Large-subunit ribosomal RNA, domain III from a bacterium, 386 nucleotides, folded computationally.
It was read from a public genome assembly.
Rfam family: Bacterial large subunit ribosomal RNA.
The coordinates come from a structure-prediction model, not an experiment, and the mean pLDDT is 81.

Context: one part of a larger RNA
Formats: sequence, structure tokens, C1' cells
RNA sequence: GAGUAGCGAAAAAACGGGCGAGAAACCCGUUCGCCGAAAACCCGAGGUUUCCGUGGCCAUGUUAAUCAGCCACGGGUCAGUCGGCUCCUAAGGCGAGGCCGAAAGGCGUAGUCGAAGGGAAACUGGUUAACAUUCCAGUACUCGAGCGUACUGCGAUGGGGCGACGCAGAAAGAUAGGUCGGCCCGCUGUUGGAAUAGCGGGUUUAAGGACGUAGGCCGGCGGUGCAGGCAAAUCCGUACCGCCCGAGGCCGAGAUCCGACGACGAAGGCUUAACGGCCGUAAAGCGACCGAUUCUCCGCUGCCGAGAAAACCCUCUAAGCAUAGGUGCGUUCGAACCGUACCGCAAACCGACACAGGUGGGUGGGAAGAGAAUUCUAAGGCGCUU
Repeated sequence: GAGUAGCGAAAAAACGGGCGAGAAACCCGUUCGCCGAAAACCCGAGGUUUCCGUGGCCAUGUUAAUCAGCCACGGGUCAGUCGGCUCCUAAGGCGAGGCCGAAAGGCGUAGUCGAAGGGAAACUGGUUAACAUUCCAGUACUCGAGCGUACUGCGAUGGGGCGACGCAGAAAGAUAGGUCGGCCCGCUGUUGGAAUAGCGGGUUUAAGGACGUAGGCCGGCGGUGCAGGCAAAUCCGUACCGCCCGAGGCCGAGAUCCGACGACGAAGGCUUAACGGCCGUAAAGCGACCGAUUCUCCGCUGCCGAGAAAACCCUCUAAGCAUAGGUGCGUUCGAACCGUACCGCAAACCGACACAGGUGGGUGGGAAGAGAAUUCUAAGGCGCUU
């Protein structure tokens, strides 16, 4: 220079009370304003204790600070079912032997890794200062092992089936959700009207089990033969014969009943400095309509660019074994280990910063509207640290 520029979105504050040495900024309250396909909520990545409590204010915070993602101490993450691992394979990686190469090493078979893909099973309510599909209550489900019992051809790293898949379009049936009415509880003050009225709040309930619907797909059963499925096969495939033309089989939302004589559920009372906590009573807990981008379902129709694999599962036999093994039912036991706090369109991630930038998926109410546009608003969250 200069007490100058600046103090990082023009969403906005005001008042009362509290704590305190000290309050524009902290806490409580009443108004006001802003977002509301987000500036709300839930996951993934990444971060790694930032979470919660108590006590602090030298520094950090673009000002102050009694406040804090700061400092100190203490506390906090509970799983058979959520995710991972224990299973499977994809691109790709590694790669016994092998081939190649002065060396280093490169390629690659059998294999072995490799996931947001495939693959068993849990919901509702309650609870903490801080976790919960994990704890607790209630009600379920899955897999494995042992034992008992009845029946019985069982057996695979092999064969076959299934798993198993594109895009677009249209329709139907449902549900989520919403709206209105009824019902329950409560209130009704000022001018005129209204009590057969007006206003406010509530009207919520899962997985699972039973049933097998709307709808979709396949013709089915029996017998015989067979140079196919690298061996075998009763399986698959294929050919013929007979019966049957309408059953049979498979997939399949939702509704209904049980779950639930349960849970939840308002005003009220007591209490706390505040957040909040406690107590008792626990009411109604229905109907109609609208209606999805969700489900039935990549099911149907159409199209050309012709749209993973393997395991699980079902079935077939081979070697072999048939006091083993398999199936059904009952019963007993087991289900380890790792993650789980918190932020997560952001002051906690990536940007040197508490940075107007960037960051994948899901939910996404109401009025108007074709709409997830736009405006206003609910729940919820904020007023962007001078």
C1' cells in the first nucleotide's frame, strides 16, 4: 500500500425466554422465508470414527462463539435368512506339461482365479444417548448332520433336460398409492348465517400358510424298433403302431381366509432446563371411485442387427456297490468367519479450502397439468458462518 479488496450464490429474517464473564449466529418457543423428481428418504462407491455422551475454547471455523465435522476423555457397529466367503462361470488374468525365444521372457492345453451376472431361506412391532430384517416379543422359512421308522436299484468329474436371456409395440387383469364418503375422537370465538351444520385429527397392520383365480404355454398316454447324444442308458432324440380329441401337464399376478381374541392406534394426565420421558384409558379401525413408469411379463404380437456361460436343480445309466445307498415321515442338533457406527449430489467422496464444479442405483405424496415440465404445497429438511 491499507484498516483498502475480500469475508464464496440476493432462500430472510424478527421477537421472547434459557445457559453464560460475554449471545445477531448456541439451546427452547412463536411468527416469517426457501427446497419439495429435492436443498427429502434409502443403498452402492469412496472416506475411516467424522457417530453418541461429558467436559473445554490456545489453535481450526474467512467475524463472535457458551457452538462444532475442532480439542480431551469415555461409550457405540450383536445376523442360519441383508451383503460377502463357503458354490458357479463372463470378459480378462495366471498357467503343470507343451511350443517359441541370446537372457529377461512371450504364447498357450488341462486346470485355476475372476462379478453389479447365475445360485437355499424373514417378516411385523418394540427397544438405545448412539445399532438393529442383526437385540427383544410374536409369527415364519431354508439347508445340513445324527437317530428312529416305512418303502425302495442306488451310483458321476460322464449323457440329456432345465437354468437361458435381443429390441420395439399393444392390450387385458391386478396391486402400490391416492381421492371422496361413511365411522370414531375432539373443537365451534368476533359481525350475518349454520349444530340434521362447520372445522381439525385418525381410519394402520407384514412375511409365511391354505386355496389355485385373471391369464400364458405344451396335444397327452401306452407299446415297439433304432448305425444319433464319442462307452452305457429305462433319459434325450427319432420312426412306426394303438388309445385318446378332450382331458392331462407346466408356469402364474392378485383376491379371499388364517397369521391377528395379536400388534399399532387420538385427545388426556404427570413430569423434564430442553430434546424428551412416564402413566392409565385405549375409540373408530369400513365403503366407493381414480389408478401407475410396479406385478402377471420379454408372457403375447411384430421386427432384424438374430440377441452369455457354468453351477445349483431334475433325469439317465458306467465302473462299482447292494446289512451300502436312495426316498417319505418323525425327532434331536447345527448353521462358523468377515462387513454392519456415521457422511453419502456432500462441510465427511474426487477437486490444495467447511470450494456456486463433478459423482452410479432405488422411492419420489397433494392441487392444476399430457408430463418426473412449470407454479404452489405435505412429510421431511433448510435460511447457504460475518